[in-house]
Context: one part of a larger RNA
């Protein structure tokens, strides 16, 4: 010099991205215990007190009394709390070896498919799974406890239904039409039967086209201009355009550019953080929306105790380096 472990004045987060790590709590028994709350919880909340050993006394539980120690859960094992915010309802599960999460799954909700030889799957078939199940089941999308809800659009796109008209395939039909050649015809040529190669009308499903329906199916959910007797703002009024022009809630958000938005709280001083306000660049209703108590090795803010994390460093143990023999 480096590891690892201990201690530490006085301060006590002043370190740091961030209390990262270390400190501190810690088993028992007593006392007490709040917001809120799905009345179960929250809860070991929080915040206190105790304790050896020896004699009396009690059935004990325990209660008097006295004895040592810096210390009596003597040593080791053994929760630090509190407040307030996002996210996820919860126990689960996952990138085996850089992510454990807010991904995922979930119970619950809808939709949507299937009447059984069932839909789906798996297999060139057999046959199997589903199910030795039967619509209170099964397969599938989509949402994700609970509570309050879940607006408006059917014009595309899809998907269901319809079946009148348009379009439309093989096919069925075979009008005409080449070739061929008996025959006639002087010649050009015409040309029956028969074969042969084409070949119009008409007929002819589903599809599509076309009516309907349907959004917890894929999606979507304007703009301009004017106006109140200070101003400013516009309940109200024109216009244009749509399939309809974002309703409830919510809101500088896990979304907010400008932006460290403004105002209040917090702190001596706060790009974050909480509570508002709403000018939502580009929130918004099962690609769920607003709430939620409990939960979380989850995220962010602030406080209390603690501390060698700091101020600022020091010293011991033990290993290793590194020097001498």
């Nucleotide at each position: 010099g480096g590891g690892u472990u201990g201690u530490u004045a006085a301060g006590g987060a002043a370190c740091u991205c961030g209390g990262c790590a270390a400190a501190a709590u810690u088993a028992c028994c007593c006392c007490g215990u709040a917001a809120c709350u799905u009345c179960g919880g929250g809860a070991a909340a929080a915040g206190g007190g105790g304790a050896g050993c020896c004699c009396c006394c009690g059935u004990g539980a325990g209660g008097g009394g006295g004895c040592c120690g810096c210390a009596g859960a003597g040593a080791a094992u053994a929760g630090g709390c509190c407040c307030a915010a996002g996210c996820g309802a919860c126990u689960g599960u996952u990138u085996a070896c850089c992510a454990a999460a807010a991904a995922c799954a979930c119970a619950g909700g809808u939709c949507u498919a299937u009447g059984c030889u069932a839909a789906a799957u798996c297999g060139a078939a057999a046959g199997a799974u589903g199910a030795c199940g039967u619509a209170u089941a099964u397969g599938g999308g989509c949402u994700g406890a609970c509570g309050c809800c879940u607006g408006c659009c059917c014009g595309g796109u899809g998907c269901u239904g319809g079946a009148a008209g348009g379009u439309u395939a093989a096919g069925a039909g075979g009008a005409g039409g080449g070739c061929u050649u008996a025959g006639c015809g002087c010649a050009a040529g015409c040309g029956a039967a028969g074969g042969u190669c084409u070949g119009a009308a008409u007929u002819g499903a589903a599809g599509c086209c076309c009516c309907a329906g349907u959004a917890a199916a894929c999606g979507g959910c304007g703009g301009c201009c004017g106006u109140a007797a200070c101003u400013a703002u516009a309940a109200c009024g024109g216009u244009c355009c749509u399939a309809a022009g974002g309703u409830a809630g919510c809101g500088a958000a896990a979304u907010u550019c400008c932006u460290u938005g403004u105002c209040a709280g917090g702190u001596a001083a706060g790009u974050u953080c909480u509570g508002a306000c709403c000018c939502g660049c580009a929130c918004g209703a099962a690609u769920g929306g607003c709430g939620u108590a409990a939960c979380g090795a989850u995220u962010u803010g602030g406080g209390c105790g603690c501390u060698g994390u700091c101020u600022c460093a020091a010293c011991a143990g033990c290993c290793c380096g590194c020097c001498c023999g």
Predicted 3D model of a 325-nucleotide part of an RNA (large-subunit ribosomal RNA, domain IV) from an uncultured Oscillospiraceae bacterium. Its Rfam family is "Bacterial large subunit ribosomal RNA". The sequence was found in a public genome assembly. The coordinates come from a structure-prediction model, not an experiment, and the mean pLDDT is 88.